[in-house]
Molecule: Glycine riboswitch aptamer
RNA sequence: UAGAACUUUGGAGAAGCUCAUUUGAUUGAGUGCCGAAGGUGCAAGCGCAAAAGCGUUAAUCUCUCAGGCAAAAGGACAAAGGUUUU
Numbered sequence: 001u002a003g004a005a006c007u008u009u010g011g012a013g014a015a016g017c018u019c020a021u022u023u024g025a026u027u028g029a030g031u032g033c034c035g036a037a038g039g040u041g042c043a044a045g046c047g048c049a050a051a052a053g054c055g056u057u058a059a060u061c062u063c064u065c066a067g068g069c070a071a072a073a074g075g076a077c078a079a080a081g082g083u084u085u086u
Stems, first nucleotide, its partner, number of pairs: 002085003006081005015031001017030004032069003038065001039063001041061001045056004
């Protein structure tokens, strides 16, 4: 200097929707939404090709598969701390 995990703190958005079910917590179905776990897609550049095009490739962009829409939990990311590896 860089990486990794750990601890502490901060940390957004969107339904406490409808129906059924259950003593209840739940569970199933439906409709409407959200993007900040994870995942999909690609711009420039670079490489290949005569060309069309193909390959490679980023995000807080995009999709909404997964996940989520009171609280709790989770949460990208940020800050601090010591530890460890190179």